[in-house]
Molecule: transfer RNA
Organism: Candidatus Nasuia deltocephalincola
Order: sequence, then C1' cells, then structure tokens
RNA sequence: AUGAAUGUCGCUUAAUAGGUAAAGUUCAACUUUGCCAAAGUUGAGAUUGCGAGUUCAAGUCUCGCCAUUCAUA
Repeated sequence: AUGAAUGUCGCUUAAUAGGUAAAGUUCAACUUUGCCAAAGUUGAGAUUGCGAGUUCAAGUCUCGCCAUUCAUA
C1' cells in the first nucleotide's frame, strides 16, 4: 500500500430475513450468620466505535472515517 474480518452496559456474550436491546458476571442496599464466605431478594446499569444516508421503523442495510486483528506485497 491492497484485501478481508471485528467493534453492543466496567468485563464476557446474545438480539432469528430490519419491528424498538437480553443474559451472565460486576456494583449498591437488604435478608440469613457470633463474624467472614456462600446463598437469597430488590435495585443500578447501553442512545450498539464516530458521522452521514435509505426506511414508517436501523445493533442489523448502504457510504465515509477511526481503532484492533488477519492475509498478501
């Protein structure tokens, strides 16, 4: 330089041919216990890398940019 893939709560992953973001872990409070740990209950969490476009509707489709990884030279 060229081509390809991936980017979603703090972390790890879902979201089926486009129909309005779910779970585990984490964090906080409470229950239980003489204390800790474990267990249980409740709650807190994301404008889906950034910016545009298409659409009634975009995490999902299109374009540009950025980051990471892989391949070729």